[in-house]
A computed fold for a 72-nucleotide RNA from a Planctomycetia bacterium, annotated as transfer RNA. The prediction has a mean pLDDT of 82. The organism belongs to Planctomycetia, within Bacteria. Rfam family: tRNA. Gene Ontology term of the family: triplet codon-amino acid adaptor activity. By type it is a transfer RNA.
RNA sequence: GGCUCGUUAGCUCAAUGGCAGAGCAUGCGACUCUUAAUCGCCAGGUUGUAGGUUCGAGUCCUACACGAGCCA
Numbered sequence: 001g002g003c004u005c006g007u008u009a010g011c012u013c014a015a016u017g018g019c020a021g022a023g024c025a026u027g028c029g030a031c032u033c034u035u036a037a038u039c040g041c042c043a044g045g046u047u048g049u050a051g052g053u054u055c056g057a058g059u060c061c062u063a064c065a066c067g068a069g070c071c072a
Stems, first nucleotide, its partner, number of pairs: 001071007010024004018055001027041004048064005
């Protein structure tokens, strides 16, 4: 330098172009003499950044940033 893959909640990851979710963690509660474990509930999002396509974009296209790998 070229190519491929990835970037979504605090963490690990889902999501046919049509309501952004789960598990774990945090908070609150139940249970318990207490703690742990278990169970329940709530909250938590500028979907890396900037544009474009579309009635509608996490999803498609372009550029850039960051990370991983391959080739030279």